This is a predicted structure of a 106-nucleotide RNA (c-di-GMP-I riboswitch aptamer) from Candidatus Scalindua sp. SCAELEC01.
[in-house]
């Protein structure tokens, strides 16, 4: 120096929850608070995943409800929900990646 990470030392950060504020929302932020973290430091203008919003020029599938038709099986229309696709946004304490960083036993 690099890799690596202790029955080491000095420190650091801060989950859930409550709270000031912002946002349609995901979420961010102020203060408190500690579940945990060897990068729980930075980057969302490196790549994925997840989450939110918009019926997005629109479209497809499934379920439920309502109405009408039909001898019946069923059919048509409308509405709601969910999923797929697209766009925008969020997430670094989801993962990979890049850069930087304390200590030094083995």
């Nucleotide at each position: 120096u690099u890799a690596u990470g202790a029955c080491a030392a000095a420190g650091g950060c801060a989950a859930a929850c409550c709270u000031c504020g912002a946002g349609u929302a995901a979420u961010c932020u102020u203060g408190g608070g500690a579940c945990g973290c060897a990068a729980a430091g930075u980057a969302a203008a490196a790549g994925g995943g997840u989450c939110u919003u918009u019926c997005g020029c629109a479209u497809a599938u499934a379920u439920u409800c309502c109405u009408g038709c039909u001898u019946a099986u069923g059919c048509a229309g409308g509405a709601a929900u969910a999923u797929a696709c697209a766009a925008a946004g969020a997430u670094a304490g989801c993962c990979u990646u890049a850069c930087u960083g304390c200590c030094a036993g083995g």

The sequence was found by an Rfam model in a public genome assembly. Lineage of the source: Bacteria > Pseudomonadati > Candidatus Brocadiia > Candidatus Brocadiales > Candidatus Scalindua. Its Rfam family is "c-di-GMP-I riboswitch aptamer". Rfam's curators write: GEMM was predicted in a large-scale screen for bacterial structured RNA regulatory elements.